The part of an RNA shown here (small-subunit ribosomal RNA, 5' domain) has 530 nucleotides and comes from an uncultured bacterium. Model confidence (mean pLDDT): 86 of 100.
Context: one part of a larger RNA
RNA sequence: GAUUGAACGCUGGCGGCAGGCCUAACACAUGCAAGUCGAGCGGCAGCGGGGAGUAGCUUGCUACUUUGCCGGCGAGCGGCGGACGGGUGAGUAAUGCUUGGGAACUUGCCUUUAGGCGGGGGACAACCACGGGAAACUGUGGCUAAUACCGCAUAAUGUCUACGGACCAAAGUGUGGGACCUUCGGGCCACAUGCUAUCGGAUGCGCCUACGUGGGAUUAGCUAGUUGGUGGGGUAAUGGCUCACCAAGGCGACGAUCCCUAGCUGGUUUGAGAGGAUGAUCAGCCACACUGGGACUGAGACACGGUCCAGACUCCUACGGGAGGCAGCAGUGGGGAAUAUUGGACAAUGGGCGCAAGCCUGAUCCAGCCAUGCCGCGUGUGUGAAGAAGGCCUUCGGGUUGUAAAGCACUUUUGUUGGGGAAGAAAAGAUCGCGGUUAAUAACCGCGGUUCAUGACGGUACCCAAAGAAUAAGCACCGGCUAACUUCGUGCCAGCAGCCGCGGUAAUACGAAGGGUGCAAGCGUUACUC
Repeated sequence: GAUUGAACGCUGGCGGCAGGCCUAACACAUGCAAGUCGAGCGGCAGCGGGGAGUAGCUUGCUACUUUGCCGGCGAGCGGCGGACGGGUGAGUAAUGCUUGGGAACUUGCCUUUAGGCGGGGGACAACCACGGGAAACUGUGGCUAAUACCGCAUAAUGUCUACGGACCAAAGUGUGGGACCUUCGGGCCACAUGCUAUCGGAUGCGCCUACGUGGGAUUAGCUAGUUGGUGGGGUAAUGGCUCACCAAGGCGACGAUCCCUAGCUGGUUUGAGAGGAUGAUCAGCCACACUGGGACUGAGACACGGUCCAGACUCCUACGGGAGGCAGCAGUGGGGAAUAUUGGACAAUGGGCGCAAGCCUGAUCCAGCCAUGCCGCGUGUGUGAAGAAGGCCUUCGGGUUGUAAAGCACUUUUGUUGGGGAAGAAAAGAUCGCGGUUAAUAACCGCGGUUCAUGACGGUACCCAAAGAAUAAGCACCGGCUAACUUCGUGCCAGCAGCCGCGGUAAUACGAAGGGUGCAAGCGUUACUC
């Protein structure tokens, strides 16, 4: 000199863009952070509508009862999603990361290929009945549906194979409709969607390998599933991954083993570079989710807001027994030099579910707080010598503050008030036209046109007008390094200090004042790095 996720002191007008627990991976009150689908299913607790009945009467209204008939929908069965998104850096010096190479794998949704979707069965919730329990919750009996579950049939370019053969699946739902059939429910046809098996793709994951990726030798030897083989087992898959048997190997001064420290990278910072230091924000990978361990489900987890066991802690209890996990967003206590609101909205972008409308989304977009940083703007402009007054110094003549002020003339950024006013919005939906499909003009799908509607921010940005200098300057330093000097006070005292050093009666070095210098909404100090 540069830098910072900074802190402290004094001071503080505005805006834009960013950033904001580096410490206790300490403990957490409260609310929210993952749901959705009625176009899978039986249904109907609540709300609204319709029908039927009863009662009151004002004769078309009110009240009650009933009915899933309709809009819808609590709880339940079922599907998809809760493995993404969000947080943190404890652990990990290599099961990680970076760069490159590889073979023995899998991959829901999406896409591609050429097929199939026939015919049956038995349950379990919800519900009803009776119970247990303070609660959490739960038992027994009975009824019932499905895209839930299980057989049968069919079976290849699928799987296995001794090459003869053997084996493996499925589910429906919605919309519309001319004949025909009908038990009046529908069948049937078409379209859409879904299901099943299969060949590829894409994407994601798993695995192997080489080089590289901290410190310590005051750590020199380490290793029995250890190193290799054969054969079983296991996995999606290779493999001591696991087991039986056999052999006795494997690693190491090119640093094994052990100990300490640490998430890694793109990057960031400094530097002319080489290099050093670092890994906040943003992005990629990894690991973790109160502590330790285990598996289940699933395409995917050994699963932050799932489950089981053990432990510590906290809470409830009728003492028998139960409940919980903010390293999600806010917020609280604690720790600390130190780090924000228990805010708004799904309008946009993205995600989950859904045919869609839509619902959910503390992801996200916004707002609030903080000079924490960077950038920009302002705190007026011109004129003005009697060089006013006051202050300070003085050789008492004067000098300086100083065109500074006052005065006069202007301007109005910012702020205040009033008015106007974008963009972020295009989709989806509704409507019309054309094309495809079709027996069909219907329905559905694709393309295009028209119009309508959708904004948290928001009293938005921006523009116009009004009045009025009106609302806005500090901080550090002045002995040398180092830009900037005098007076008074003090008297080795009080104090200063980055280094050299100042102070013991004339201190440009302490304290104050006047003056000056440097930066400026900041300025200094401390700390870290180069």